[in-house]
RNA sequence: GGGCACUUAGAUCAGCGGAAGAUCGCCGCCUUCGCAAGGCGGAGGCCGGGGGUUCAAAUCCCCCAGUGUCCACCA
Numbered sequence: 001g002g003g004c005a006c007u008u009a010g011a012u013c014a015g016c017g018g019a020a021g022a023u024c025g026c027c028g029c030c031u032u033c034g035c036a037a038g039g040c041g042g043a044g045g046c047c048g049g050g051g052g053u054u055c056a057a058a059u060c061c062c063c064c065a066g067u068g069u070c071c072a073c074c075a
Stems, first nucleotide, its partner, number of pairs: 001071007010024004018055001026042005048064005
């Protein structure tokens, strides 16, 4: 320098045009002498950044950044 994959909640990941969900974690309540487990409820995300297309973009296109991986170059 080039190719490919990825970037969404605290963590791990879904969602691939009609606009965001799961599991674990966290908080509260129930239950217990107490803890755990279990049940019920809740908080938490301007979807890596910018632009474009569209009535409408996490989703499609372009640029940039970051992470992983492979290749090339130099030595």
The prediction has a mean pLDDT of 81. The RNA shown here (transfer RNA) has 75 nucleotides and comes from a Methanomassiliicoccales archaeon. RNAcentral records the identical sequence in 3 taxa. Its Rfam family is "tRNA". Rfam classes the family as a transfer RNA. RNAcentral holds the sequence, with entries from ENA. Taxonomically the source falls in Methanomassiliicoccales (Archaea, Methanobacteriati, Thermoplasmatota, Thermoplasmata).